The RNA shown here (c-di-GMP-I riboswitch aptamer) has 90 nucleotides and comes from Aquabacterium commune. It matches the Rfam family "c-di-GMP-I riboswitch aptamer". Rfam links the family to the GO term cyclic-di-GMP binding.
RNA sequence: GACUCAUCUGGGCAACCCGCACGAAAGUGCGGUGACGCAAAGCUGCGGGGCUAACGGUGCCAGUGCACCCACGCCAGCCGGGCCGCCAUG
Numbered sequence: 001g002a003c004u005c006a007u008c009u010g011g012g013c014a015a016c017c018c019g020c021a022c023g024a025a026a027g028u029g030c031g032g033u034g035a036c037g038c039a040a041a042g043c044u045g046c047g048g049g050g051c052u053a054a055c056g057g058u059g060c061c062a063g064u065g066c067a068c069c070c071a072c073g074c075c076a077g078c079c080g081g082g083c084c085g086c087c088a089u090g
Stems, first nucleotide, its partner, number of pairs: 005090003012038002017032006036077001042083003046080003049075003056069005
């Protein structure tokens, strides 16, 4: 110096809930509140997995209706991969 594990110090992120906005929705952003938790709960949709189903397709139907299929949408706090990364001791 590098990697891994454990713990310390100083810290970091922020679950749930509420409000506003965006969105068809999933969900996202911001604010409030407050910590469920996280050693990467930092970034990244590359692989797997999950969510939604607007558009589109198929069928039904009295129908601006219903059902099913489908990401080009979403989830990084689902798992894995990639990139970056703080601190002291063992």